[in-house]
RNA sequence: AGAGUUUGAUCCUGGCUCAGGACGAACGCUGGCGGCGUGCCUAACACAUGCAAGUCUACUUGAACACCCUGCUUGCAGGGGACUAAGGUGGCGAACGGGUGAGUAACGCGUAGAUAAUCUGCCAUUUAAAUCUGGAUAAUUCCGUGAAAACGGGACUAAUACGGGAUGUGGUCACCGAACGGCAUCGUAGGUGAUUAAAGACUUCGAGUCGAUAAAUGAUGAGUCUGCGUAACAUUAGCUAGUUGGUGGGGUAAUGGCCUACCAAGGCGACGAUGUUUAGCUGGUCUGAGAGGAUGAUCAGCCACACUGGGACUGAGAUACGGCCCAGACUCCUACGGGAGGCAGCAGUGAGGAAUAUUGCACAAUGGGGGCAACCCUGAUGCAGCAACGCCGCGUGUACGAUGAAUCAGUUUAUCUGUGUAAAGUACUGUUAACAGGGACGAAGAGACGUAUAGGCUACGUCGAUGACGGUACCUGUUGAGGAAGCUCCGGCUAACUCCGUGCCAGCAGCCGCGGUAAUACGGGGGGAGCUAGCGUUGUCCGGAAUCAUUGGGCGUAAAGGGCAUGUAGGUUGUAAUUUAAGUCAGGUGUUAAAUAUUACGGCUCAACCGUAUUAUGCAUCUGAUACUGGAUUACUUGAGUAUGAGAGGGGACAGAGGAAUACCUGGUGUAGCGGUGGAAUGCGUAGAUAUUAGGUAGAACACCUGAGGCGAAGGCGUCUGUCUGGCUCAUUACUGACACUGAAAUGCGAAAGCAUGGGUAGCGAACAGGAUUAGAUACCCUGGUAGUCCAUGCCGUAAACGAUGGGUACUAGGUGUCGGGGGACUAGCCCCCUCGGUGCCGCAGCAAACGCGUUAAGUACCCCGCCUGGGGAGUACGAUCGCAAGGUUGAAACUCAAAGGAAUUGACGGGGGCCCGCACAAGCGGUGGAGCAUGUGGUUUAAUUCGAUGCAACGCGAAGAACCUUACCUGGGCUUGAACUUCAGUAGACAAUGACAGAGAUGUUAUCUUCGGACUUGUCCGACUGCUGGAGAGGUGCUGCAUGGCUGUCGUCAGCUCGUGUCGUGAGAUGUUGGGUUAAGUCCCGCAACGAGCGCAACCCUUAUCAUUAGUUGCCAGCGCAUUAUGGCGGGGACUCUAAUGAGACUGCCCGGGUCAACCGGGAGGAAGGUGGGGAUGACGUCAAGUCCUCAUGGCCCUUAUGUCCAGGGCUACACACGUGCUACAAUGGGCGGUACAAAGUGUCGCGAAACCGUGAGGUUUAGCUAAUCACAAAAACCGUUCUCAGUUCGGAUUGGAGUCUGCAACUCGACUCCAUGAAGUUGGAAUCGCUAGUAAUCGCGGAUCAGCAUGCCGCGGUGAAUACGUUCCCGGGCCUUGUACACACCGCCCGUCACACCAUGGAAGUUUAUAGUGCUCGAAGCAACUGAUCCAACCGCAAGGAGGAAGGUUGCUAAGGCAAGAUAGAUAACUGGGGUGAAGUCGUAACAAGGUA
Repeated sequence: AGAGUUUGAUCCUGGCUCAGGACGAACGCUGGCGGCGUGCCUAACACAUGCAAGUCUACUUGAACACCCUGCUUGCAGGGGACUAAGGUGGCGAACGGGUGAGUAACGCGUAGAUAAUCUGCCAUUUAAAUCUGGAUAAUUCCGUGAAAACGGGACUAAUACGGGAUGUGGUCACCGAACGGCAUCGUAGGUGAUUAAAGACUUCGAGUCGAUAAAUGAUGAGUCUGCGUAACAUUAGCUAGUUGGUGGGGUAAUGGCCUACCAAGGCGACGAUGUUUAGCUGGUCUGAGAGGAUGAUCAGCCACACUGGGACUGAGAUACGGCCCAGACUCCUACGGGAGGCAGCAGUGAGGAAUAUUGCACAAUGGGGGCAACCCUGAUGCAGCAACGCCGCGUGUACGAUGAAUCAGUUUAUCUGUGUAAAGUACUGUUAACAGGGACGAAGAGACGUAUAGGCUACGUCGAUGACGGUACCUGUUGAGGAAGCUCCGGCUAACUCCGUGCCAGCAGCCGCGGUAAUACGGGGGGAGCUAGCGUUGUCCGGAAUCAUUGGGCGUAAAGGGCAUGUAGGUUGUAAUUUAAGUCAGGUGUUAAAUAUUACGGCUCAACCGUAUUAUGCAUCUGAUACUGGAUUACUUGAGUAUGAGAGGGGACAGAGGAAUACCUGGUGUAGCGGUGGAAUGCGUAGAUAUUAGGUAGAACACCUGAGGCGAAGGCGUCUGUCUGGCUCAUUACUGACACUGAAAUGCGAAAGCAUGGGUAGCGAACAGGAUUAGAUACCCUGGUAGUCCAUGCCGUAAACGAUGGGUACUAGGUGUCGGGGGACUAGCCCCCUCGGUGCCGCAGCAAACGCGUUAAGUACCCCGCCUGGGGAGUACGAUCGCAAGGUUGAAACUCAAAGGAAUUGACGGGGGCCCGCACAAGCGGUGGAGCAUGUGGUUUAAUUCGAUGCAACGCGAAGAACCUUACCUGGGCUUGAACUUCAGUAGACAAUGACAGAGAUGUUAUCUUCGGACUUGUCCGACUGCUGGAGAGGUGCUGCAUGGCUGUCGUCAGCUCGUGUCGUGAGAUGUUGGGUUAAGUCCCGCAACGAGCGCAACCCUUAUCAUUAGUUGCCAGCGCAUUAUGGCGGGGACUCUAAUGAGACUGCCCGGGUCAACCGGGAGGAAGGUGGGGAUGACGUCAAGUCCUCAUGGCCCUUAUGUCCAGGGCUACACACGUGCUACAAUGGGCGGUACAAAGUGUCGCGAAACCGUGAGGUUUAGCUAAUCACAAAAACCGUUCUCAGUUCGGAUUGGAGUCUGCAACUCGACUCCAUGAAGUUGGAAUCGCUAGUAAUCGCGGAUCAGCAUGCCGCGGUGAAUACGUUCCCGGGCCUUGUACACACCGCCCGUCACACCAUGGAAGUUUAUAGUGCUCGAAGCAACUGAUCCAACCGCAAGGAGGAAGGUUGCUAAGGCAAGAUAGAUAACUGGGGUGAAGUCGUAACAAGGUA
């Protein structure tokens, strides 16, 4: 410090997620030791038991046992024990210490102050004083009541308990008061009067010690007040009657509405009152670079609370955790009458919970209470126990050791690799653990004695009791590698890889995502990585997150500018001077508790831990500075405004006027249609429409002008005239003197639609009706048509109210239009120059993710306002508010997803555009689709009908040929190292060949025949071959073409596809390859930030068309001969044809024209051929997971007496049917018969087979020739003649019967052909659809491969030989450029809504129910205050009566809990109901994305 994740890729925006640190934690697996810490976060839930606050020379009562002593009546008495224990009165303490965080949003806490508005026991210092006297009472005892708790009565008694008197330094109060001080109220001296105290005990007997009283000062502690700070929600906006203030009074230690009476009507609040919810606050802790954020366990400070609520008493202090009274809930005891209790003290129990310890030891230390002290008490505290809960430290060994052991795992199967110096083994060490021995620090000197001093306090010296922890820490010794390693992870982020299993299953997952048969992602093994007595997981907080942005973000299109203005508060504010010193700056002082933190040093062997010193941003106060900001004052003119003079304008309101068009009405002319559409129909019209003409009526809107133009704040504004009126601009001088900008709230304006009332209604026109379209059509189109549109008045208050761009000011290159004004110069006039204000375009710098913006900023700055913080849910729900309503404004959450989004890029696509091409259409010719048959496919059938191919690009395809074989399928019969291949071991021996028998055959049985080669040591070995047995392993047309290679199809013989360098862009990418021409072509030319290059195109190759040369056999025969009825048959010949080799030729080369002086195009000449002459071979980068595992090869999986292999028979040939491809036809351009011609290319010895003869024929017999330019296969249409005469025929030939031929072991299933007979459908073929542009279509035959035989198929060959192309609008396919896109699996894309089903959260809801706070009324405990007090009473007065004083009781007031009532708020629940979200391949349509087919 960043990383992953939106896309085909890119940049950006933006969320989600991860890596870090932390914890009072919990859970899983594991676990050796020690030190230091920490340990109910939940039920402030309920608590058994024990302990946690007592103590004392003030007073009083006062035992018993042991033991000792005395007496003796030997078991009694007395004394001591003992001014003891115990009880009581009294004093002090119990208000500390300890616990908890319920309440509290508050002067509660923090910080800084105030107290001139206060109190303070014990403590310290100082002053004064301590006198006289009285009456009770508890304990105790007696009596009584009660179950108990406890209570009542009588009698006795003391005090440092209680009361009265005296004294009064002083205090308090009242009055007087001229002085001094201060901070407003005030404080301090002085005087007079009134009032106000006390207690003794001990003793070493002293000037002793401890106490008591009145005061002063201090210290400590506490009370009260104030400034500032200290949560969330505005879907809480108004709250408040003791409320705010005053006066009098009361009350308090003290100020104060703290309380009361009266008076006034105030007080608080958008700088957030009130209400609701949540919460103890802080020092600190965690995190962070910091600013911040989160948090408030342990330790420390403050506060609050003590079962819940209320109340006072005592006291220096409490409204009191281990006190009291009352009410309530709960628990316990009870004799039912009544009583007792409060662990949020320490342990402990139950409950709750994911979860949190011992009913321990000790007062030795520190501290606290009491006491003169000894001492007592102390669950404070010190220690120990439990827990890896945290932090820190240590160990589980160290060194050497390669047969690189074994096991395990992997694999290329090897002398392999990893585990791995790891182990074994050898030599050591001894931390720790175990055992044994020694053994602490923590203790300070209580007390006694002594010294110093007049004495005391105190100090010093000597002796010296006291340790829970603990026989612990620590030290030493002995034994001995012995007792001590796990957890998580290994796809990326993120360090670490392989095998097996599994097969979208089981499972994983923090995010992205893995898993559907080769998973580094699941589970296991091996190996590796990380941390380590721990390791992971979960939860929470901060960080990363600049993802709430003060530091440090944004708002044209990503989320985000308010629809616009006026303007209040607020914020901000021009120039100059003086003053002030609030902000600001500097210095000083105080404070910032301790701990923590920082730095340094030190102590535990180190560290954690602990100690000492140091530092620390806040607040207050004092002094100073005065640039800036603020306050006050004065001045200025440039911001702003005013006046004067001009100007432009659809700015606004009202009134009046106008013409064109439309519709309607009336009349005329006129006749059958009009209207409308893609095409129609509904509709109108013979009752006279449409059309035309004349007149009239009505309402709405204002053509041309019109413009990138004008005006307005925006919405918006358009005929003309008038009236009223707002704003703006320019020019000139003058005036005011900062009067300014923005603007929450508020107020006003605010398109269209809509609402209300009343008018108006020509046209248009939601709804509605009808007609069409359509699968449907509640739409688009058409015919009608109501609200509405118009006017007046009043509501509504929203829009893509958009420049998707808030307002203001200043600054920062220009160019060019246009509107309004002014100036200059100059004209006959226009032009031109300068300037102010608007409104457009282009553009530099700059900005921006890019697009783009660019003086009219989205640039550079400042000021103010509004708004945003992932998508969906949702602008929804609830609440509030506005509205007549419709609805508007404000505006969530649960839940759900990992994206949603912006700009740009490359493709693809479009029922987008442009250009261009192609038998693509058109123009033609001939077909298919109808018939019969052939063939293939689907389907069906079957034991099997083997398998594959399935839009174009499967279907006469694989198959260039299924009777057996082929053959893969079925049935049946056999074999099992096998039919074929390689090899090893063992064993036996030849094997083979021929025949016979059984059998469907495979096969089996058997007979005959036989005995291989080499070496030598001569009976052995080696090697071939064959059989058998066993092992490696064969074999598989079994699966996967979606694991593959190879091959092939297709787009497409389309003109494209790319690269290097450079340049441009943040980048994906672009450029080049686009543009202007041209071409069949990315072909070429020109231009150009490109320059070059590659694969394609073309050419090179083959063939064909012409010629030349060479060569003439088997080909040819002109001329010369020979022979024949005739024939190159023969001699000869190379002329010709031809053959087959080499060349020539064609290149836009020449001419004319066009074109950019180009490429090229048009025409022409010549030429056999002319613009790639015709044809072929040749197929770029890639696409279709295209086809093929059944050609072949091959990974993986599967079968192994079978999915292998052999054999016989059957099947692949089935047949209601559907489709494709063909053949033959339907006839006269023809059929039959007869006659006469003319090819090319091929093939042939297991062959082609002439001629001759036989047969009607298929064919047969026989064999001449030919291993082929020699022989053979071997022509048809055409042409000539004749017949048929339009018919189911002399067309057509299917089907069937009979008879044959050929091939072949074999033609039954199931071949081809022939003859005789039979003579079906069919008379030119619906919708639709195919081929073809010239030697082509059409038509005619011929050959070949396969093949024993079988061809209408396929591949070739020649013969005869057309028609048409205007042209590119349309259909299909393709290329280039451009455009849009929400597509990228790329339109066979994407995607919306209803409905149905399941689940989830949520709104409404008749109600039901719980809780909370308040209000009103009622009742009113305890207590306090006041009043009363006829009853009662020891202290004082009084001789007494009585008085003073007090008390019970009573009354009133306040008041907790309770009761009643009506509402409020919050939650839970509910029949039913609303929408929302999610879900596998459901249903219906197709709304959006392309012009998405109606933008």

The prediction has a mean pLDDT of 83. Predicted 3D model of a 1495-nucleotide RNA (small-subunit ribosomal RNA) from a metagenome. The sequence is in RNAcentral, with records from SILVA. It matches the Rfam family "Bacterial small subunit ribosomal RNA".